[in-house]
Molecule: SAM-I/IV (S-adenosyl methionine) riboswitch aptamer
Organism: uncultured Luminiphilus sp.
RNA sequence: ACAUCAGGAGAGAGCGAGAGCUCCGCCAACCUGCCUUCCCAGGCAAGGUGGCUAAGAAUGUGGCCUCCGUGAGGCAACCAAGUGGG
Numbered sequence: 001a002c003a004u005c006a007g008g009a010g011a012g013a014g015c016g017a018g019a020g021c022u023c024c025g026c027c028a029a030c031c032u033g034c035c036u037u038c039c040c041a042g043g044c045a046a047g048g049u050g051g052c053u054a055a056g057a058a059u060g061u062g063g064c065c066u067c068c069g070u071g072a073g074g075c076a077a078c079c080a081a082g083u084g085g086g
Stems, first nucleotide, its partner, number of pairs: 001061004010024001012023004025052003030048003033044003038086004063075005
């Protein structure tokens, strides 16, 4: 600076003195990815956030690695969806 601000979803398990952290599950669809060579709409839900956490509060504008110095190079994204228009 731009977009959204509505509702949805576990009194879950473990660790910790505590703050909090980790794992699993779920919600949502903001970014990446896929359907798709490009754009729009739509869909999927893998990667990155956020949330579901008992009375608190805004969120997103991907992630990781290496060299190197403010740039260059590179990597992954199962199952799923597998559409319409230009």